[in-house]
Description
The prediction has a mean pLDDT of 81. This is a predicted structure of a 73-nucleotide RNA (transfer RNA) from a Myxococcales bacterium. Taxonomically the source falls in Myxococcales (Bacteria, Pseudomonadati, Myxococcota, Myxococcia). The sequence was found in a public genome assembly.

Order: sequence, then structure tokens, then C1' cells
RNA sequence: GGGUCGCUAGCUCAGUUGGUAGAGCACCGGACUUUUAAUCCGAUGGUCCCGAGUUCGAGUCUCGGGCGUCCCA
Repeated sequence: GGGUCGCUAGCUCAGUUGGUAGAGCACCGGACUUUUAAUCCGAUGGUCCCGAGUUCGAGUCUCGGGCGUCCCA
């Protein structure tokens, strides 16, 4: 330098045909008893990497850019 895949909650990741953004863990609150803890219940938490385009409507489609991974040179 060329190509591939990826970027979504604090972390790891889902997200169906374009139609209200989710799970587990963590954190916070509560219950319980086996008490530095475990189990159960609940709540909080989002610039969907950035910009533009298409569309009534974009995490999802198109284009450009950034970062990371892998392959080739």
C1' cells in the first nucleotide's frame, strides 16, 4: 500500500423484512440466611465510531472518513 471482518450500556455480545434499542455480567436498591459471600427480585445506565445521502421512517441500505483485527505485498 491492497483486501477481509469488526465498532451497539462500564465489560462481553445479540438485534429477524428498514418500523418504540436489548441480554448476560458488573454497579445501585430490596428480600432472604448459609453473612467479607451466595441466592432471588427490582431499578438505573445508550452520541448504535464520526459525517453525509436515500427514505414518511436508518443500529440496519449507499458514499466518505476514523480506529481495531486478520490476510497478502